[in-house]
RNA sequence: UAAUGAAAAAGGCUAACUUAUUGAAAAAUAAGGGCGCAAAACUUCAGGUCUAAGGUGAAGAUUCGAAUUUUACUAUGAUGGCUGAGUUACCGAA
Numbered sequence: 001u002a003a004u005g006a007a008a009a010a011g012g013c014u015a016a017c018u019u020a021u022u023g024a025a026a027a028a029u030a031a032g033g034g035c036g037c038a039a040a041a042c043u044u045c046a047g048g049u050c051u052a053a054g055g056u057g058a059a060g061a062u063u064c065g066a067a068u069u070u071u072a073c074u075a076u077g078a079u080g081g082c083u084g085a086g087u088u089a090c091c092g093a094a
Base pairs, nucleotide, nucleotide: 005091012037013036017032018031019030020029021028022027035081041087042086043085045084046083047082048079049078050077054074055073056072057071058070059069
């Protein structure tokens, strides 16, 4: 330096769920909580997944039209604790 993760130490993160706040929602933030994590640290570049406010199409009713109702598609929203990729990092055997 690269690969790797036995036993420990110092510390770190925090799933579900609960409460509060924000948001159209997905979800996020804070506190509690504890399933877990050796990159569960950071970055949406690629893919996946979730949501559909707005937009577009269709349908119903009404009808001059608009608005409204249902439904399909759509990310510019979200997820790094979904995967790849990039960047950085604690400890210590074989």